RNA sequence: AGAGUUUGAUCCUGGCUCAGGACGAACGCUGGCGGCGUGCUUAACACAUGCAAGUCACGGGGGUUGGGUUUCGGCCCGAUAACCGGCGAACGGGUGCGUAACACGUGAGCGACCUGCCUUUCUGUGGGGGAUAGCCGGCCCAACGGCCGGGUAAUACCGCAUACGCUCGUCUUCCGGCAUCGGGGGGCGAGGAAACCUCCGGGGCGGAGAGAGGGGCUCGCGGCCUAUCAGCUAGUUGGUGGGGUAAUGGCCCACCAAGGCGGCGACGGGUAGCUGGUCUGAGAGGAUGGCCAGCCACAUUGGGACUGAGAGACGGCCCAGACUCCUACGGGAGGCAGCAGUGGGGAAUCUUGCGCAAUGGUCUCACGACUGACGCAGCGACGCCGCGUGUGGGAGGACGCCCUUCGGGGUGUAAACCACUGUUGCCCGGGACGAACCGGAUCUUUAGAGAUCCCUGACGGUACCGGGUGAGGAAGCACCGGCUAACUCCGUGCCAGCAGCCGCGGUAAUACGGAGGGUGCGAGCGUUGUCCGGAAUCACUGGGCGUAAAGGGCGCGUAGGCGGCGCGGGAAGCGUGCGGUGAAAGCCCGGGGCUCAACCCCGGGUCGGCCGUGCGAACUCCCGGGCUCGAGCACUGUAGGGGCAGGCGGAAUUCCGGGUGUAGCGGUGGAAUGCGUAGAGAUCCGGAAGAACACCGGUGGCGAAGGCGGCCUGCUGGGCAGUGGCUGACGCUGAGGCGCGACAGCGUGGGGAGCAAACAGGAUUAGAUACCCUGGUAGUCCACGCCGUAAACGAUGGGCACUAGGUGCUCGGGGGAGCGACCCUCCGAGUGCCGGCGCUAACGCAUUAAGUGCCCCGCCUGGGGAGUACGGCCGCAAGGCUGAAACUCAAAGGAAUUGACGGGGGCCCGCACAAGCGGUGGAGCAUGUGGUUUAAUUCGACGCAACGCGAAGAACCUUACCUGGGCUUGACAUGCACGGGAAAGCCCGGUGAAAGCCGGGGCCCCCUUCGGGGUCCGUGCACAGGUGCUGCAUGGCUGUCGUCAGCUCGUGUCGUGAGAUGUUGGGUUAAGUCCCGCAACGAGCGCAACCCCCGUCUUCAGUUGCCAGCGGAGCGGCCCUUAAACAAGGCCAAGCCGGGGACUCUGAAGAGACUGCCGGUGCCAAACCGGAGGAGGGUGGGGACGACGUCAAGUCAUCAUGGUCCUUACGCCCAGGGCUACACACGUGCUACAAUGGCGCGCACAGCAGGCUGCGAACCCGCGAGGGGGAGCCAAUCCUUAAAGCGCGCCUCAGUUCGGAUCGUGGGCUGCAACCCGCCCACGUGAAGCUGGAAUCGCUAGUAAUCGUGGAUCAGCUACGCCACGGUGAAUACGUUCCCGGGCCUUGUACACACCGCCCGUCACGCCAUGGAAGCGGCGAGCGCCCGAAGUCCGUGCAGCAACCCGGGGGUAACUCCGGGGGCGAGCGGCCGAAGGCGAACGUCGUGACUGGGGCGAAGUCGUAACAAGGUAGCCGUAGGGGAACCUGCGGCUG
Repeated sequence: AGAGUUUGAUCCUGGCUCAGGACGAACGCUGGCGGCGUGCUUAACACAUGCAAGUCACGGGGGUUGGGUUUCGGCCCGAUAACCGGCGAACGGGUGCGUAACACGUGAGCGACCUGCCUUUCUGUGGGGGAUAGCCGGCCCAACGGCCGGGUAAUACCGCAUACGCUCGUCUUCCGGCAUCGGGGGGCGAGGAAACCUCCGGGGCGGAGAGAGGGGCUCGCGGCCUAUCAGCUAGUUGGUGGGGUAAUGGCCCACCAAGGCGGCGACGGGUAGCUGGUCUGAGAGGAUGGCCAGCCACAUUGGGACUGAGAGACGGCCCAGACUCCUACGGGAGGCAGCAGUGGGGAAUCUUGCGCAAUGGUCUCACGACUGACGCAGCGACGCCGCGUGUGGGAGGACGCCCUUCGGGGUGUAAACCACUGUUGCCCGGGACGAACCGGAUCUUUAGAGAUCCCUGACGGUACCGGGUGAGGAAGCACCGGCUAACUCCGUGCCAGCAGCCGCGGUAAUACGGAGGGUGCGAGCGUUGUCCGGAAUCACUGGGCGUAAAGGGCGCGUAGGCGGCGCGGGAAGCGUGCGGUGAAAGCCCGGGGCUCAACCCCGGGUCGGCCGUGCGAACUCCCGGGCUCGAGCACUGUAGGGGCAGGCGGAAUUCCGGGUGUAGCGGUGGAAUGCGUAGAGAUCCGGAAGAACACCGGUGGCGAAGGCGGCCUGCUGGGCAGUGGCUGACGCUGAGGCGCGACAGCGUGGGGAGCAAACAGGAUUAGAUACCCUGGUAGUCCACGCCGUAAACGAUGGGCACUAGGUGCUCGGGGGAGCGACCCUCCGAGUGCCGGCGCUAACGCAUUAAGUGCCCCGCCUGGGGAGUACGGCCGCAAGGCUGAAACUCAAAGGAAUUGACGGGGGCCCGCACAAGCGGUGGAGCAUGUGGUUUAAUUCGACGCAACGCGAAGAACCUUACCUGGGCUUGACAUGCACGGGAAAGCCCGGUGAAAGCCGGGGCCCCCUUCGGGGUCCGUGCACAGGUGCUGCAUGGCUGUCGUCAGCUCGUGUCGUGAGAUGUUGGGUUAAGUCCCGCAACGAGCGCAACCCCCGUCUUCAGUUGCCAGCGGAGCGGCCCUUAAACAAGGCCAAGCCGGGGACUCUGAAGAGACUGCCGGUGCCAAACCGGAGGAGGGUGGGGACGACGUCAAGUCAUCAUGGUCCUUACGCCCAGGGCUACACACGUGCUACAAUGGCGCGCACAGCAGGCUGCGAACCCGCGAGGGGGAGCCAAUCCUUAAAGCGCGCCUCAGUUCGGAUCGUGGGCUGCAACCCGCCCACGUGAAGCUGGAAUCGCUAGUAAUCGUGGAUCAGCUACGCCACGGUGAAUACGUUCCCGGGCCUUGUACACACCGCCCGUCACGCCAUGGAAGCGGCGAGCGCCCGAAGUCCGUGCAGCAACCCGGGGGUAACUCCGGGGGCGAGCGGCCGAAGGCGAACGUCGUGACUGGGGCGAAGUCGUAACAAGGUAGCCGUAGGGGAACCUGCGGCUG
């Protein structure tokens, strides 16, 4: 510090996700030791049991009791529960409920206050009195407890005296200040104290002052969410007087006034203890508040007071509620959010431990007591830190396991083994610091006090130290597709599963599960949850708003924010110095202590802040007084569809009347509905009505926007220019607010020509609730009132300033030219286009900014859900404004790029169409395929580009299939071991369908160094074998687009980039062929050419080919002759001999054609057109040759090959069968349907090619297939006759002399064998078929058509197939609109497995969350009323009552009695008052028959709305309509 993920790729926007750190954690697996921390985050749920606050005998008396003493009355010493009394119990400890508050933090204030214990100062402590617990007696009672009587003490209680100072009143004086005033001194008057105990050391008590510490109150500032909470408030705000308090205060009360708070967020709702800090972060910030520390609040819930220095009191009291327990039913007891512990809740959180030794606290003079505060220990890897599980040596490297290309590689120095060490554990021994007090002893000391020694330890015989033992007891967890470090095998087969995101898994998965190996961390490792980070993804630091989310529809203007030039003053902001504060802990730095560290201690810093005070005055601000350039005013001009009102005008449309006139009009793609002989339409005249204003008219004008268009008049707003007279910052923006606001729509009343939602009809269509047509109502128009929306758009808020230009238009002004409307030039305002810097993701913007700055406002924060729901406000309604959540997705987007596509455009090709010829589709047959059948009908090929294809040869074989019979080292390869030479082969026999099996016989291998080797056989082991599967694991080969003209690269350049350029453009070509131009210049693969065949010529060569002119022999044929022949003669003649090298030909080498020449066209050029010559032209014809790539195209059955499967069978052999089945369907063909024909006879003319277990002549036989025969030929020699054609003849339009299927019979041939299942021949039979529907194929010249010939395969052949050869030999092409395919450029795109794409809505089904809803239920807060506990206060006050006062009586007095007073006082009454009750409403949550839409779901239904002109351009607002997407009207936008 970043990374993954939207795309085919790119840049940007933007969300989601990951890597980091942290935790009071939990869960899974695992677990050796120690230290230090830490441990109910949930039910502030309920609690058994024990403990957590007592203490003081130096306050008091009595009781009980121990001891001593006793003149037995007692006295003395000590212990002790309870009691009176004092202090404490308000601390300490817990929890986080409540609380949004002066609760907390921070800083101030109290001139408005209190303070027990402690310190200090001054001073006092005199003298009396009356009670009451305990106790004793009696009584009630289940318990808790209580009543009566008697008597008693005090540091308990009450008078009195005294009063330094105190309080109050008053007088006086001084000082000070902050409004009420504060402080000090003095005089007088009034009032108010106390307690004593003692060990004699001391300890207490009262009054007053001061201090310290603690507390109370007040104020400034600071820190949560929500405006779908906008208004709140009656003690409310203030005053006067009073009450109350320690004290201010409306805290409380009476009266008076009507205030107070709020957009700087009152009031309400939700949530929450606050802070130091903690976590994170570079910081700013965000999150958090567990442990520790400070503050607050609370103590079962609610209320209340009492005591007290202090409480509205956790372990006090009273009342009420709920709950639990006891009960004799009358009544009582209780409060773990103290420590432990229990139940419960929960994912989850500990011992009913030890000790007061230390620290601290309460009481005490002290000793000491108490102390679940605390110190320790226990449990939990919950966290942090430290340590260990050994160290060194040890093989080219064991075993095992894993992988393997079988060579080897990995685990791996790892282990074993050798040497060593000794942490920790275990055993033994030693053994602390923490301890100083108190007390005791000694010493010093004036008093306080000090020094030394002894005594005191829960932890604990612990830490620690020493010794011993002994590598001996101690390693796991997660991960290994990318992010992200780490890869192989097996299993599985969209299953099981994984997953943080992207995504893996459908037979080779580094992604699932296991294994080996590896990586990371390590007594831990992972997972989950939460927080911060990354996230600049709420942006203060530090973001944006033309098109990605985002500028308010527009203006006026309130608050607020911001604000020109110069001077003076102030000093709030600001700067600086000083002072105070910012607790400790924490954090950082330095140092120190535990062996280190964690942890702890000490010192320093920080603590970003606040307060006070001095100084400064540039800037902001405030005050004062100025200025004129901002702004405004005035004056003079000026342009304009700016607004409102009234009036006027013509054209057109429709309607009405009339004339003329006749058959149509109208409408469309074509029609129809409609109108018209009752006279339409057309035309002329007249009239009526409403609406809108042609031309001018314009990227022209005006207005803030919406918007505004005939002419005239009136009223009225704004702008601009000029002048520089006036004001003197008067300005800009603008949350709320107010106004304006197209169209549609609403209300009332008018109006209504045209147009036109709805509606009706006609068409179109599969349908057509649409597009088109004919009609047509609201509406459109007017008046008044609503609505308040829009693609209200420049998708661009307003203002000011600055920053190159060019050009057009509108308005105004200046200068020049004598004037001027013309011309030149300059200025201002406005409105367009182009373009530079700069900006931008790009597109683009660019003085009219989207540039550079400042000011103000509005708005955005992933997509969907949704501009929806709920709430509120507005509206008559329609609806508008404001505006969520659950749930769901891993994207949704912007711009640009390359493609592909378009019922987009341009240019151009191709038998693509057209033109033409012949076919297919109909028939019969052949053949292939589908389907069906079958034991099997083996397999593959499936649009073009499978289907006469693999098959260029299925009767057996082939053969892969089926049935049956057999074989296991196998039909075939290699190696090893053993045996054999009597083996095997061969012959014979048996069995059998054969294969095979069984038996018999004879023969008895080659080489040798004699060991053996080779070969063969048998047995055994390795292995063979498989046409089993996967062409979606592959190689190779092939098809196809396509013989199409394209496909790329290097360098350079442009672009952030994908990419572009080059390759585009202008011409041209069959061609990316060539030329020209050009930020490109070159190059490669393709094209073309080079190669082969054919066409012309030349040269060479000349047998078996040739023969112009020649010679010789000559089988044979024909003629002649004959009755027929022989013979003779004539003619012809293959071949032969000789000759020839002309010609043809053969086959070798060359020549030739290159737009070379001429003319024209072309800007140049390339090239094109025409011509000459030429055998041939402009690539001459044909072939071979197929770019980058596409189709997961085809082939595992040609071959090869990874993986996988079978192994007495999925291998091998054999026999028979099948691949030839047949109700059908399709493809490809053959033969036909006939007369351009058929048949018969006769006569011509080829080329390619093949031939030796082959081709096979003559001749003979046979009607023929064929047979016999064998000449010739290893082939320019022989096989070897072409057919159509031509000549002649017959047939005459008929299912025929067409056609030949089918069937019968008889033959022939091949072959081991023609039954399934061959071909051929003859005779007989003679079927369908008379030119083939929709549709569809081939072909542009030696082509189509037609005719025959040859070959491969092959024993034969189902070949009509295929490949090749020649013979005869056409027609047509205007042209490129259309169909198909293709090339280039361009355009749009929401497509990119790319239009066979994408995608919308209803409906149906499943799941999920959610709105409404008659209601039902819970919770919360408040209001009104009723009732009203405890209790304070007020009033009253029976009975009763010791102290004090008064009067009286008795008594010497002490004292006592009576009466009265004062005071206390239960009860009662009153105000207030918790809980409770009633009532009406509110908020919130849950639930709810039914209902609404929404989201998601693998292949459901209907249509086709959108994306290409998406086939009616789309979209926005509104209104109506419709199964649905949607359609239509009106206005608007261009996206």
Small-subunit ribosomal RNA from a soil metagenome, 1535 nucleotides, folded computationally. Its mean pLDDT, the model's own confidence on a scale to 100, is 84. RNAcentral holds the sequence, with entries from SILVA. It matches the Rfam family "Bacterial small subunit ribosomal RNA".